[in-house]
Context: one part of a larger RNA
RNA sequence: CGUACGGGGAAUGCCUAGGCUCUCAGAGGCGAAGAAGGACGUGAUAAGCUGCGAUAAGCUUCGGGGAUUCGCAAAUAGAAAUUGAUCCGAAGAUUUCCGAAUGGGGCAACCCAUCAUACUGAAGGUAUGAUACACCGCAAGGUGAGCAAACCCAGGGAACUGAAACAUCUAAGUACCUGGAGGAGGAGAAAACAAUCUAGUGAUUGCGCAAGUAGUGGCGAGCGAACGCGCAAGAGCCCAAACCGGUUCAGUUACGGCUGGAUCGGGGUUAUAGGACCAUAACAUCGACUACACUAUUAAUUUGAACGGCGUGGGAAAGCCGGCCAUAGAAGGUGAGAGCCCUGUAAGAGUAAAUUAGUGUUACGUAGUGGUAUCCUGAGUAGGGCGGGGUCGGAGACGCCCCGUUUGAAUUUGCCAGCACCAUCUGGUAAGGCUAAAUACUCCUGAGAGACCGAUAGUGAACCAGUACUGUGAAGGAAAGGUGAAAAGAACCGUGAACAACGGGGUGAAAUAGAACCUGAAACCGUACGCCUACAAGCGGUCGGAGCUCGGUAAUCGAGUGACGGCGUGCCUUUUGCAUAAUGAGCCUACGAGUUACUGUCACUGGCGAGGUUAAGCAAGUAAACUUGCGCAGCCGGAGCGAAAGCGAGUCUGAAUAGGGCGCAUAGUCAGUGGGAGUAGACGCGAAACUUUGUGAUCUACCCUUGGUCAGGAUGAAGUUCCGGUAACACGGGAUGGAGGUCCGAACUAGUAAACGUUGAAAAGUUUUUGGAUGAACUGAGGGUAGGGGUGAAAGGCUAAUCAAACUGAGAAAUAGCUCGUACUCCCCGAAAUGUUUUUAGGAACAGUGUGGAGGUUGAGUUUUAUACAGGUAGAGCUACCAAUAGGACUAGGGGGAGUCACAUCCUACCAAAUCCUGAUGAACUCCGAAUGGUAUAAAAUAUACUCUGCAAUGAGGGCAUGGGUGCUAAGGUCCGUGUCCGAGAGGGAAAGAACCCAGACCUGCAGCUAAGGUCCCAAAAUCUACACUAAGUUGAACUAAGGCGGUUCAGUUGCUUAGACAGCCAGGAUGUUUGCUUGGAAGCAGCAAUUCAUUUAAAGAGUGCGUAACAGCUCACUGGUCGAGCGACAGAGCAUCGAUAAUAAUCGGGCAUCAAGUGUAGUACCGAAGCUCAGGAUUUAGCAGCAAUGCUAAGUGGUAGGGGAGCAUUCUAACAGCGGCGAAGCAUCAUGGUAAUGUGGUGUGGAGCAGUUAGAAAAGCAAAUGUAGGCAUAAGUAACGACAAGGCAGGCGAGAAACCUGCCCACCGAAAGACUAAGGGUUCCGCGGCAAUGUUAAUCAACCGCGGGUAAGUCGGGUCCUAAGCGUAAGCCGAGAGGCGAACGUGAUGGCCAACUGGUUAAUAUUCCAGUACUACCGUAUUGAGCGAUGGGGUGACGGAGGAGUGAAAGUUCCGCGCCCGGACGAAUGUGGGCGUUAAAAGGUGUAGGUAUAGGACGAGUAGGUAAAUCCGCUUGUUUUGCUGAAACCCAACAGUACACAGAGGCUUCGGCCAAAGUGAUAGAGAACGUAAGCAGACUUCCAAGAAAACCCCCUAAGCAUAUUGAUAUGGUACCCGUACCGUAAACCGACACAGGUAGUCGAGGAGAAGAUCCUAAGGUGCUC
Repeated sequence: CGUACGGGGAAUGCCUAGGCUCUCAGAGGCGAAGAAGGACGUGAUAAGCUGCGAUAAGCUUCGGGGAUUCGCAAAUAGAAAUUGAUCCGAAGAUUUCCGAAUGGGGCAACCCAUCAUACUGAAGGUAUGAUACACCGCAAGGUGAGCAAACCCAGGGAACUGAAACAUCUAAGUACCUGGAGGAGGAGAAAACAAUCUAGUGAUUGCGCAAGUAGUGGCGAGCGAACGCGCAAGAGCCCAAACCGGUUCAGUUACGGCUGGAUCGGGGUUAUAGGACCAUAACAUCGACUACACUAUUAAUUUGAACGGCGUGGGAAAGCCGGCCAUAGAAGGUGAGAGCCCUGUAAGAGUAAAUUAGUGUUACGUAGUGGUAUCCUGAGUAGGGCGGGGUCGGAGACGCCCCGUUUGAAUUUGCCAGCACCAUCUGGUAAGGCUAAAUACUCCUGAGAGACCGAUAGUGAACCAGUACUGUGAAGGAAAGGUGAAAAGAACCGUGAACAACGGGGUGAAAUAGAACCUGAAACCGUACGCCUACAAGCGGUCGGAGCUCGGUAAUCGAGUGACGGCGUGCCUUUUGCAUAAUGAGCCUACGAGUUACUGUCACUGGCGAGGUUAAGCAAGUAAACUUGCGCAGCCGGAGCGAAAGCGAGUCUGAAUAGGGCGCAUAGUCAGUGGGAGUAGACGCGAAACUUUGUGAUCUACCCUUGGUCAGGAUGAAGUUCCGGUAACACGGGAUGGAGGUCCGAACUAGUAAACGUUGAAAAGUUUUUGGAUGAACUGAGGGUAGGGGUGAAAGGCUAAUCAAACUGAGAAAUAGCUCGUACUCCCCGAAAUGUUUUUAGGAACAGUGUGGAGGUUGAGUUUUAUACAGGUAGAGCUACCAAUAGGACUAGGGGGAGUCACAUCCUACCAAAUCCUGAUGAACUCCGAAUGGUAUAAAAUAUACUCUGCAAUGAGGGCAUGGGUGCUAAGGUCCGUGUCCGAGAGGGAAAGAACCCAGACCUGCAGCUAAGGUCCCAAAAUCUACACUAAGUUGAACUAAGGCGGUUCAGUUGCUUAGACAGCCAGGAUGUUUGCUUGGAAGCAGCAAUUCAUUUAAAGAGUGCGUAACAGCUCACUGGUCGAGCGACAGAGCAUCGAUAAUAAUCGGGCAUCAAGUGUAGUACCGAAGCUCAGGAUUUAGCAGCAAUGCUAAGUGGUAGGGGAGCAUUCUAACAGCGGCGAAGCAUCAUGGUAAUGUGGUGUGGAGCAGUUAGAAAAGCAAAUGUAGGCAUAAGUAACGACAAGGCAGGCGAGAAACCUGCCCACCGAAAGACUAAGGGUUCCGCGGCAAUGUUAAUCAACCGCGGGUAAGUCGGGUCCUAAGCGUAAGCCGAGAGGCGAACGUGAUGGCCAACUGGUUAAUAUUCCAGUACUACCGUAUUGAGCGAUGGGGUGACGGAGGAGUGAAAGUUCCGCGCCCGGACGAAUGUGGGCGUUAAAAGGUGUAGGUAUAGGACGAGUAGGUAAAUCCGCUUGUUUUGCUGAAACCCAACAGUACACAGAGGCUUCGGCCAAAGUGAUAGAGAACGUAAGCAGACUUCCAAGAAAACCCCCUAAGCAUAUUGAUAUGGUACCCGUACCGUAAACCGACACAGGUAGUCGAGGAGAAGAUCCUAAGGUGCUC
């Protein structure tokens, strides 16, 4: 790697119990007669759901029905039922508590009342009923509230967004909040439209048109009517007033009446005006309404046709054979497809109450004609000004309607309207009201439907889902379907500790259908076998291929593996360009993105055609949401032009009969399908944000109320006092005193530094260290402040792990010119990265370039040739201009100098015009001037080009070559032109490489020829031929320079040379002269000068170098000899050499190569590509032939964005015709067809459905979106197992023991790691049993699982008492609404008030039970006394910080006495040693220490204050007194016989021991000292910041009572509700955890010590779950 068999997992297929979207009917509310929704109960056993409510899975009556029933639910027990159960229908009864919640309160499902009645003698308790508020009403009484899906009306009213920004505008009067109503709501019977040419219509509402029109609009984006027409439905009425009358009140009166107000009745209701009034006439018509009667309709229910056989099979309904019914062949079920098996269906039957409809009767309402003097006909109204809103109308020329404000008419001879305004005309009659239907919606009920879904789908929810779970809360919110026909759900046996699991066996058609159950894919994990693999280097494939294994044939052969060799840098996206070290994906499976509606446009198809076509609606038929017919309202076309009037095959312009523009001389329209556009979320996913309604101060910030906490030590302010001192002060000293945002330092609080930690022990900690620690301190409980808000000793900090604007839901699918992703195949063509403009530059529009279709001109395109033409570039030139320019000459001008002052004049190595000579520059110079390119014409070749139209993409480009700009004649730079390639292009070469060279890939071939480039090996082909060069491994790739060089080769120029060159060797190298000058010296050789001279010579410089102080000396030039043939110089060419220096060992690709395998020249052969050729095949286009099929010919067939064409697959529908238990789909595998998407067949599995053809319709194809969900890998058997306080041994139980139990050792904490308690939790407590999961390991153990048990109160805490902050709220105030504020009052502890102690007892409770001893309140009785009495008055209650002193129990320690016990291996020891014990409550009595003297009490008198009164308080005053408060101690309780010691019957036992009765001790101190933060104490001192309230309680009186009421004593009785287990610095609370964190208060021993620091220990508790 392959095959087979498994595991794992839950895809696929099939199924549907549930959804989704609708249709037709019904219903459209429920509720103080207590709803919706809940809590708690309710069953024989009962946790959940369902039902029900103390009558509790139910009770009663009536109707139906006819055999089983006691819900889901299968079990056991027990019951009921033909005397009719269960069940179905109708009507009743009952219906706890909460909830509008309603007697009061409250933290919903609880607590507490008042009154009446009843029970008991009272207290106490129980039962029944009533008791809220607002409005109406005299009352009796009635009504309202709250909930509920959408629809409706009204009051308020956003923002994102669009306008490519944004402000008017838009979104939108939308979302949302609030109020209100109904089955609908709203609107509604004209002060309406219309019309001026004839009119006409006649409430409202809805539909189709009108119409995207008229309009409006930063005239932008957008918004957008009406008249009128066609339909649906149809319905009209009532008041106010005039006038008349009744009642009542008032005014007035001449007392007859009159007038006015209020109220009631009659009357009356409109525009061609009507009514009152006067006159006259009549009793009709109509119906929206009441009651009754009748009819119809209607519940459960009921009748309801027709089948047998055969074989297969587990089973028949399928198959075969033969029948039958049908007003019934809808559907479902039954062991597989059933008209005739069952339930049903068609068609009939039936009926209580009630509803609706119809008919009849009845009540009720409703009408005329004429006259017209007078009266009436809606006033702070219409209208106007100002400011807004509505309407299509955004203030506009702006009418009309509505609102606010300010004004303000008319009265029928009136008034309003007809889009400013005026006139005429026309229409109407405001300022009062009601009104069905047609219309909108569906929480709900019934009957149905679907080219809707089928378990990642369809509702979030097919299943006990708004559940589990998350969050303080608002709120958010899952996963999870299937055994079988029937449980027949596996008896029995074995293995095993096992009730686990497995193996047999049995059931069944099937058990690989075994409950983790249909099918059972993939990732992933195994086992067995075949082949391969341990010297080899890799996008793992592909091409070739030996060997081995298996199968098979007559034979070629097929399957698996794959030694070895060639070639070869994944996919997607984005890019100029990606193997890129740029993006995305761990893998698999499922899901996952251009859809739908409407309106234009284009094309095709179809109908009709100068016409085409209906919409809403109506009717008929029907199984149907369908079909057919009607319906020309309307729309498009048929004529255009013009701004328009207007004219019209023309018209406009214009003087024009001119010209020109636009038209005429081309047919549309209605559907269907497709492409594309617009409006909508519009291909999918994705913001940060904005707005709106709510939810949060259990975290934290600040504030309010009420409580609590701070070991110990130190310092020593003011004041006081004493002494000194001063005239007196001042001042100094001592003592006392005890101040302080004082000091040191624990608790507490904070968080300075470092380390650790960083997938933590911990989403902020640990260790060490550090700041504050009587204060602006810290902290508990209860409250307040809320999002553009709060709070902030201020850091933009904090506001629930969130903060430069919290969180939740909604607007909402906000918007996203941006990023990512976007799914099957084949065929044809095939771009762009440019121009212009752009708040534009990564976007867009138009043009350019692509593609599909159509068209037609005689040809407009392209190429070549020829001819003609325009031009000013390259180049060149400048004595041809312009500009610039080097040197020289000449010379104006200037500068400088000279000239005796001036002038003249002269000089000038200065500057320099012009001119001349030489040289010479220029994109913006040209006397000149190409090539190429361009234009025109002609010819030839070719087959484009152009126009219209549909659809695009592109508008980031890049390299190379070349012409330029820029830059540095830098860049893989940048900007243009031309070309080419890459882009979008494969193949060969260049080692490797987007664009360099060659060359454009339809497919196949183990055929051939070539290109670039190559031919020693890697590695195909020459170790080829000939001649040179190179010595550097130069070179064989890219890379080299200036400069150096006696490297070497070549070809030149020039000189010397047998008259002897060059080099070497031998020799000479002289004299004047030490030339002169200079110099201390200068002699060839420091320097200066020059006729550097002359002489002798073969030759020899007034000297080439070395040298000396200067000489000397050594040399050179030069000469001779020797030698005997070439020797120099110069410039040039080739190849070498140095110059030469980079980061992973090096390297030309490598090995390597030297007469080459380097370099140069010439040549031949060969290799070499997907080029060309050959053979076969496919396909496109054109032409030709053919009816077509098809054939022939020619040319094609690389391809991104993109355009066009043709197909495959999936799901559903229709028709036709089929398959299937003798085996459908799915799954697995094999074979085979097709160019591909894919098709077909065989076998196995599977066990019930499925496919074909032709059309139709789509939730219609996945590898990627840091995609969604599930599953499974990897890292990896790795990290880790949560404080380094620590375990060891023995025994026990047990299948099993490091961890459980017991014992003995050891270790740790000990201001705690001990004990109690609040909050919070809620059974975790105790006992027995168990070990799957939980426990970071094991477990016999457990805070785990199962069963059972456990919480006892007059006195403890809370309520029945009180009040604080705060909260609620009648009254009252404010506000569009919702609502906000709010005293009394109520509520509300963290405070006030208030009565019990000791001992014993349980497995688990105890101040609760028991024993004993107490106390409190109320009631009765008895005795005895008395002014009693409150919601009023007064007192009291009643208050801060700090400080020191005294007294003083408990605890503790020491000593002594006493009782009991013990006394040991080594040394001493029986006493003078050691150990344990030696104790005792509340209550009652007594009233001490102390405190208090400006104090407290008692008794008088007065009194105007205390809301009235007071004998009380206050105030004034007098007399008198020592009281008042108050621990402790003591007495009693206490005749406790307890603790303790001895003893040990009996019981239990883990064999260690434990529990324990009787009994014995008439047991032992009512000792001392030290010491103290309880208490005394609400004390005292001192300070300034000046420190709750109310009730209880006491006194007083008011009303009232005094036959009552009340105090004291004794005695008897009564005493309600809730909490009470357990944890509680923690494994039980808050932190996701059995988490090194956090968590208020009380007690808190000994030694050392100042101490609660610290160390060691006691009691007690632990050894931290590997």
Molecule: large-subunit ribosomal RNA, half A
Organism: Pseudochryseolinea flava